């Protein structure tokens, strides 16, 4: 320098080739206990890497950029 993959909550990852952004763990509060742990219930937390485009509508499609992994040289 060229090809390909990945980027979503604090962490690990889902989201059926376009229409409600979610789970587990973690965090906070409450119940339970003399207290802690475990358990139950509720809640907070997101510019879906960034910018632009297509579309009535984009995590999803297209272009560029950035980060990271990998292959070729």
């Nucleotide at each position: 320098g060229g090809g390909g993959g990945u980027g979503u909550a604090g962490c690990u990852c889902a989201a059926c080739u376009g229409g409600g952004a979610g789970a587990g763990c973690g965090c906070u509060g409450c119940c339970u206990u003399u207290g802690c742990a475990a358990g139950g219930c509720a809640g907070a937390g997101g510019u879906u890497a960034g910018c632009g485009g297509u579309u009535c509508g984009a995590u999803c499609c297209c272009g560029c950029u950035c980060a990271u992994c990998u292959c070729c040289a």
Molecule: transfer RNA
Organism: Candidatus Scalindua sp.